[in-house]
Context: one part of a larger RNA
RNA sequence: ACCGGCGAGUUGCGGUCAGAUGCAAGGUUAAGCGGAGAACGCGGAGCCGCAGCGAAAGCGAGUCUGAACAGGGCGCAUCAGUAUCCGGCCGCAGACCCGAAACCGCGUGAUCUACCCAUGUCCAGGGUGAAGGCAGGGUAACACCUGCUGAAGGCCCGAACCCACGCAAGUUGAAAAUUGCGGGGAUGAGGUGUGGGUAGGGGUGAAAUGCCAAUCGAACGCGGAGAUAGCUGGUUCUCCCCGAAAUAGCUUUAGGGCUAGCCUCGGAAGAGAGAGUCCUGGAGGUAGAGCACUGAUUGGACGAGGGGUCCCUACCGGAUUACCGAAUUCAGUCAAACUCCGAAUGCCAGCGACUUGUUUUCCGGGAGUCAGACGGCGAGUGCUAAGAUCCGUCGUCAAGAGGGAAACAGCCCGGACCACCAGCUAAGGUCCCCAAGUAUACGUUAAGUGGAAAAGGAUGUGGAGUUGCUUAGACAACUAGGAUGUUGGCUUAGAAGCAGCCAUCAUUGAAAGAGUGCGUAAUAGCUCACUAGUCGAGUGACUCUGCGCCGAAAAUGUACCGGGGCUAAACGUAUCACCGAAGCUGUGGACGCCCUUUACGGGCGUGGUAGGGGAGCGUUCCAGGCGCAGCGAAGCCGGACCGAAAGGACCGGUGGAGCGCCUGGAAGUGAGAAUGCCGGU
Numbered sequence: 001a002c003c004g005g006c007g008a009g010u011u012g013c014g015g016u017c018a019g020a021u022g023c024a025a026g027g028u029u030a031a032g033c034g035g036a037g038a039a040c041g042c043g044g045a046g047c048c049g050c051a052g053c054g055a056a057a058g059c060g061a062g063u064c065u066g067a068a069c070a071g072g073g074c075g076c077a078u079c080a081g082u083a084u085c086c087g088g089c090c091g092c093a094g095a096c097c098c099g100a101a102a103c104c105g106c107g108u109g110a111u112c113u114a115c116c117c118a119u120g121u122c123c124a125g126g127g128u129g130a131a132g133g134c135a136g137g138g139u140a141a142c143a144c145c146u147g148c149u150g151a152a153g154g155c156c157c158g159a160a161c162c163c164a165c166g167c168a169a170g171u172u173g174a175a176a177a178u179u180g181c182g183g184g185g186a187u188g189a190g191g192u193g194u195g196g197g198u199a200g201g202g203g204u205g206a207a208a209u210g211c212c213a214a215u216c217g218a219a220c221g222c223g224g225a226g227a228u229a230g231c232u233g234g235u236u237c238u239c240c241c242c243g244a245a246a247u248a249g250c251u252u253u254a255g256g257g258c259u260a261g262c263c264u265c266g267g268a269a270g271a272g273a274g275a276g277u278c279c280u281g282g283a284g285g286u287a288g289a290g291c292a293c294u295g296a297u298u299g300g301a302c303g304a305g306g307g308g309u310c311c312c313u314a315c316c317g318g319a320u321u322a323c324c325g326a327a328u329u330c331a332g333u334c335a336a337a338c339u340c341c342g343a344a345u346g347c348c349a350g351c352g353a354c355u356u357g358u359u360u361u362c363c364g365g366g367a368g369u370c371a372g373a374c375g376g377c378g379a380g381u382g383c384u385a386a387g388a389u390c391c392g393u394c395g396u397c398a399a400g401a402g403g404g405a406a407a408c409a410g411c412c413c414g415g416a417c418c419a420c421c422a423g424c425u426a427a428g429g430u431c432c433c434c435a436a437g438u439a440u441a442c443g444u445u446a447a448g449u450g451g452a453a454a455a456g457g458a459u460g461u462g463g464a465g466u467u468g469c470u471u472a473g474a475c476a477a478c479u480a481g482g483a484u485g486u487u488g489g490c491u492u493a494g495a496a497g498c499a500g501c502c503a504u505c506a507u508u509g510a511a512a513g514a515g516u517g518c519g520u521a522a523u524a525g526c527u528c529a530c531u532a533g534u535c536g537a538g539u540g541a542c543u544c545u546g547c548g549c550c551g552a553a554a555a556u557g558u559a560c561c562g563g564g565g566c567u568a569a570a571c572g573u574a575u576c577a578c579c580g581a582a583g584c585u586g587u588g589g590a591c592g593c594c595c596u597u598u599a600c601g602g603g604c605g606u607g608g609u610a611g612g613g614g615a616g617c618g619u620u621c622c623a624g625g626c627g628c629a630g631c632g633a634a635g636c637c638g639g640a641c642c643g644a645a646a647g648g649a650c651c652g653g654u655g656g657a658g659c660g661c662c663u664g665g666a667a668g669u670g671a672g673a674a675u676g677c678c679g680g681u
């Protein structure tokens, strides 16, 4: 892992509601006794109901409060209960099942290990050579020196022994801590044998929360005990009807609860009730707008006041200013917490009309829900970031399958009762993959744009327009001119159109700037504006707009059309046809609800998680009835049968002794999941 078996809302008591039955202003017995007895009889103690109010004494259709014959509170008026059974739910109990980490009690442990006590035992060999001693030297005597002796030491090297520092191996091991090669201690705070001691909030600890029997921040065994678990997991047959919530308030509350909201079932009411559209009447201060208030804010006018400068200066004062500047005023603006104004929607109410037709309200039983998600629109927070977060509102998912979006809960279309080798459509599509147009008409795009992106940039190209010039000849090109006063004045070393400053006149002329650019040290030179000629028809500038271009670098492999591939198979406008879903239709069938003229009728409906309600299938046992079976029961194997399902027959084989059906009853009653339990493989 698989297969098989086992495996989770039970039972007692009390309550509450529904149903059934009996009796009813009453209902009913309990223990116990009799009895074969859960029958039946006896048993009326007791319980519930028939009256309430008050803390109570107590009074009583009233009573309490109170001084009250007041008012007020609770009652009466307005009357149905009770007993048993069965079911839903609640309470108390382990209370659907499994699961702690822990807590407490009583015991068992120091044969492991820690420390201690007692008593034994062990440490090859080698090295070093302290004190002391002796002798000699030496000293006044010591000291001191030398040699010998001597044997000390948590001394040295190194086996046994003890330890465990490094590396490697091992890591379903040879081993639940080892092995290999190295390493440390090895007369000591040494190793070790035997016997004994200390015990769980306790011991022991050269101290690591170490060790106390492979267990230690509190051992192990049993018990309290089915501790508790607002947590996680699991919770077993079928079909039918309805069908949520992820919100509000409160909560030592926030992943839990309670009440309400939303679902379901039963009962009652039922009025044209409820809902929708129109109409009528309202409340309101959003969008927008505005500046009348509150504030913000740009420029101007005017200007109190302040500053600077100057005059006068003892004080006072005066003049002036490209400074600042309140108030006032003109013009222009801004605001969630500004409003002189002010919608659309939405909301409330109502006569009526139309549509729908119980969707409504109340009472009672049962819930679940309190983590929501994304999308559109309106706001806040944030960065007008987030698949972010928090509200409002609608939708979808949640609990919704199908078609489209290549794939893709939340987007688009559309809500799946069943069957069909029938039809029509939606979104989206119609060259091939791939069902359907290589459809039609007119345009656009040349970028594979389509098939990813900004500021910004560009004689890309289409459309619409405005405005110059133009056969009195434009635009472009070519030929020629482009001069004179004059090198304007100033400045400057120089400044001559062309460093800079000022001015920018005049003459000739077809035209020509006191000069557009290049250039020179300055001149020179080239060129332009401007003009004529040649040529002969359009040519400039600008605005709006369609489609395109550049801007454009990323990590496994083309890889920003799903692919092929496409110049239409791209984009725009228009048109027709077709494809396309579980949508709609057709035909047949099933079920639910409603209606009625009750029929071979009609109408509406049948996605669904949590959850409510209903109807069934099957298992074991019991009672009654009816049956089967060695001429072969159950079980098992096979089979093309029946039923909407759970399931049920029949036939054959196997098997070898019990079994079924009907009507009821009672449950140890249904397995795929619980890192479930046991067994097998």
Base pairs, nucleotide, nucleotide: 001681002680003679004678005677006676011093012092013091014090015089016088017087019085020084021083022082023081026048027047028046032042033041034040052059053058062074063073064072065071096234097233099231103224104223105222106221107220108219114198115197116196117195118194119193120192121191122190123188125157126156127155128153132149133148134147135146136145137144161185162184163183165182166181167180168179169178200216202212203211204210237616238615239614240613241612242611247260248259249258250257251256261369262368263366264365265364266363267362268361269360273359274356275355276354277353278352279350280349281348282347288341289339290338294335295334296333298331299330300329301328305324306323307321308320309319310318311317372397373396374395375394376393377392378391380389381388402413403412404411417589418588419587420586422585423584424583428579429578430577431564432563433562437576439575440574441573442572443571444570450566456550457549460547461546462545463544464543465542466541467540468539469538477534478533479532480531481530483507484506485505488502489501490500513528517526518525590606591605592604593603594602595601596599617670619667620666621665622664623663624662625661626660627659628658635654636653637652638651639650641648642647

The part of an RNA shown here (large-subunit ribosomal RNA, domain II) has 681 nucleotides and comes from Salibacterium aidingense DSM 18341. It matches the Rfam family "Bacterial large subunit ribosomal RNA". The organism belongs to Salibacterium aidingense, within Bacteria.